[in-house]
Context: one part of a larger RNA
RNA sequence: GAACGAACGCUGGCGGCGUGCCUAACACAUGCAAGUCGUACGAGAAAUCCUGAGCAAUCGGGAGAGUAAAGUGGCGCACGGGUGAGUAACGCGUGGGUAACCUACCCUUGAGUUAGGGAUAACUCCGCGAAAGCGGGGCUAAUACCAAAUAACGUUCCGUGCUCUUCGGAGCGUGGAACCAAAGGUGGCCUCUGCAUGCAAGCUACUGCUUGAGGAUGGGCCCGCGUACCAUUAGCUUGUUGGUGGGGUAAUGGCCUACCAAGGCUACGAUGGUUAGCUGGUCUGAGAGGAUGGCCAGCCACACUGGAACUGAGACACGGUCCAGACUCCUACGGGAGGCAGCAGUGGGGAAUCUUGCGCAAUGGGGGAAACCCUGACGCAGCGACGCCGCGUGGGUGAUGAAGGCCUUCGGGUCGUAAAGCCCUGUCAGGUGGGAAGAAACCUACUGGCUCGAAUAGGGCUGGUAGCUGACGGUACCACCAGAGGAAGCACCGGCUAACUCCGUGCCAGCAGCCGCGGUAAUACGGAGGGUGCGAGCGUUGCUC
Numbered sequence: 001g002a003a004c005g006a007a008c009g010c011u012g013g014c015g016g017c018g019u020g021c022c023u024a025a026c027a028c029a030u031g032c033a034a035g036u037c038g039u040a041c042g043a044g045a046a047a048u049c050c051u052g053a054g055c056a057a058u059c060g061g062g063a064g065a066g067u068a069a070a071g072u073g074g075c076g077c078a079c080g081g082g083u084g085a086g087u088a089a090c091g092c093g094u095g096g097g098u099a100a101c102c103u104a105c106c107c108u109u110g111a112g113u114u115a116g117g118g119a120u121a122a123c124u125c126c127g128c129g130a131a132a133g134c135g136g137g138g139c140u141a142a143u144a145c146c147a148a149a150u151a152a153c154g155u156u157c158c159g160u161g162c163u164c165u166u167c168g169g170a171g172c173g174u175g176g177a178a179c180c181a182a183a184g185g186u187g188g189c190c191u192c193u194g195c196a197u198g199c200a201a202g203c204u205a206c207u208g209c210u211u212g213a214g215g216a217u218g219g220g221c222c223c224g225c226g227u228a229c230c231a232u233u234a235g236c237u238u239g240u241u242g243g244u245g246g247g248g249u250a251a252u253g254g255c256c257u258a259c260c261a262a263g264g265c266u267a268c269g270a271u272g273g274u275u276a277g278c279u280g281g282u283c284u285g286a287g288a289g290g291a292u293g294g295c296c297a298g299c300c301a302c303a304c305u306g307g308a309a310c311u312g313a314g315a316c317a318c319g320g321u322c323c324a325g326a327c328u329c330c331u332a333c334g335g336g337a338g339g340c341a342g343c344a345g346u347g348g349g350g351a352a353u354c355u356u357g358c359g360c361a362a363u364g365g366g367g368g369a370a371a372c373c374c375u376g377a378c379g380c381a382g383c384g385a386c387g388c389c390g391c392g393u394g395g396g397u398g399a400u401g402a403a404g405g406c407c408u409u410c411g412g413g414u415c416g417u418a419a420a421g422c423c424c425u426g427u428c429a430g431g432u433g434g435g436a437a438g439a440a441a442c443c444u445a446c447u448g449g450c451u452c453g454a455a456u457a458g459g460g461c462u463g464g465u466a467g468c469u470g471a472c473g474g475u476a477c478c479a480c481c482a483g484a485g486g487a488a489g490c491a492c493c494g495g496c497u498a499a500c501u502c503c504g505u506g507c508c509a510g511c512a513g514c515c516g517c518g519g520u521a522a523u524a525c526g527g528a529g530g531g532u533g534c535g536a537g538c539g540u541u542g543c544u545c
Stems, first nucleotide, its partner, number of pairs: 001545002004542001006541005013391006019384002021349001026347003030344003035075003040072002048063006082302003091227008101219002106215008114148001116146002123138006154179011184207006193200003228274003235265003240262008277299004281292004304325005327338004355381001357380003363377001364375004394424004404415004428486001430481005438472001443467010489534005494515003500529005510517002
């Protein structure tokens, strides 16, 4: 000098864009942060209103409403969001391998979607419990569950041919055997069949389901190289190193197991210890390098602590389950409930770090045919000069060089065109009025084209026109109104280092980054006048180069 997720002191007008627990991965009150589908399924309220009967209490019917809430089932909950504890490791980076693998939803393409069965929640009845909740009897549905049929370019086994090969095997054919599937829903129609009005077991469209092949996307595993410090850590290792058989996995492998062999690593630093998430990047520097990894992006790890599996395409699962532990809470003392390193917020710790805000309008995500619902992701607003950038606090003129302050050699000098005065301007702030872009889709209505179809039903795809939708926000922006009015400080002035005099003090009080100042004339302490530097900031401290 540059830089910072900074802090502290003094000061503080406005705006834009960023950014904000670096400490206790400490403990958490409260609210919200993951639901959705009635076009999978069965069932199904109430308040209230209308109405009828009745003296009334009340009872019946209709609407509310096939709504709410709950249940079965499907998809999602493995994404998104947080944190950096652990990890010195194939964790990360980079380049490869997988002939050792998986991939829900999505896209392309082939084939199929036949015919049945038994349950169970909800509901109802009974019981136990303070509660959380639990048990038993009875009824019922499905795209829930089960066995049956059909079965290949599918899987496994036994043969066989070609090509490739890391010589283990892989790919493509071919013959045989065994095994394995499904689910419907919604809209429309009468061409064929049945009844024959129109509807259906018929036809048709969309969507779903089953089974193959291919793609896309996302992942698993393996390898080369790189990846902190300590030798005041020198030896380490028994599933250890390798083999065979078996198990396990989507898959290789001591991953696990039985047996066999006795190996394997190490001064090119094993083992041990300390520290640490890694990277793109960031800061600095002419560069080489050094330091660093906050925000944003990629990867990894974790979710009160430790362990485990279940479900599932995917987890060993932050707002799931089970066990153990610590802690907190409820309890009728028998037993239960919880997990903010999600967004806000609280206590605590600390030099120190924000609102218990608005909205799903946009972008993105989940569910749904759609309308739509959910979304503390996100979009915005709020707070903080924490940072960067921009703007303002006025401009011109004005000499008797006013008053006043300070200095003085008492002549004067200086603050100083500075002020006053006169003439202007109108940024920002203030007031009044107007007022956006961000919105185009989805959807609805009307109207075209292509296509499936027996069809002038209906549907699918694709155009045109119109309508609907804004949290921010009456914000940005524009015009007008008034009027210099509301807006400057901080540090320094001995040398380094730009800037000097007076007074006070008297080795005192104090200053200080280094050298050093102060003991009676201190440009170095304190004050004043003056000056210098930066300026809504300026200094100090810390840390890095």
This is a predicted structure of a 545-nucleotide part of an RNA (small-subunit ribosomal RNA, 5' domain) from a Syntrophaceae bacterium. The full RNA is in RNAcentral, with records from ENA and SILVA. It matches the Rfam family "Bacterial small subunit ribosomal RNA". Its family is annotated with structural constituent of ribosome and ribosome in the Gene Ontology. Lineage of the source: Bacteria > Thermodesulfobacteriota > Syntrophia > Syntrophales > Syntrophaceae.